RNA sequence: GCCCCUAUAGUUCAGUUGGUAGAACGCUGGGUUCAUAUCCUGGCAGUCGGGGGUUCGAGUCCUCCUAGGGGCA
Numbered sequence: 001g002c003c004c005c006u007a008u009a010g011u012u013c014a015g016u017u018g019g020u021a022g023a024a025c026g027c028u029g030g031g032u033u034c035a036u037a038u039c040c041u042g043g044c045a046g047u048c049g050g051g052g053g054u055u056c057g058a059g060u061c062c063u064c065c066u067a068g069g070g071g072c073a
Stems, first nucleotide, its partner, number of pairs: 001072007010025004019056001026044006049065005
């Protein structure tokens, strides 16, 4: 220098053919218990890495950039 992959909640990750963004863990209120843990139940949490574009509509498609990883030379 060129090519490929990854970036989504505090963490680990899903997200189909473009159609209102989810799970588990975590944190937290209540119940249960003498109490703690477990268990049951409710709640909390995202400019989807950043800019621009296409589209009625973008996490998803196009483009540029940033960060991390890998390959070739």